A computed fold for a 72-nucleotide RNA from a marine eukaryotic metagenome, annotated as transfer RNA. The coordinates come from a structure-prediction model, not an experiment, and the mean pLDDT is 82.
[in-house]
RNA sequence: GGACUGUAGCUCAGUCUGGAAGAGCGCUCGACUGAAGAUCGAGGUGUCGCUGGUUCAAAUCCUGCCAGUCCC
Numbered sequence: 001g002g003a004c005u006g007u008a009g010c011u012c013a014g015u016c017u018g019g020a021a022g023a024g025c026g027c028u029c030g031a032c033u034g035a036a037g038a039u040c041g042a043g044g045u046g047u048c049g050c051u052g053g054u055u056c057a058a059a060u061c062c063u064g065c066c067a068g069u070c071c072c
Base pairs, nucleotide, nucleotide: 001071002070003069004068005067006066009025010024011023012022019056027043028042029041030040031039049065050064052062053061
């Protein structure tokens, strides 16, 4: 210098084509059990890395920056 990645506690989707922030696992509470596991019910738990801009509206588009991985 170049490419990619950054979204829930973890692993990730959603970005291309702007329009209600999601899935699985985990976790908490309840039911069940002598107790636990399994199962069932309820609960999203979040500054979409940071900042500025465009727009009626930004996780999504644009500028700059930060961090990580890889290449030179």

It matches the Rfam family "tRNA".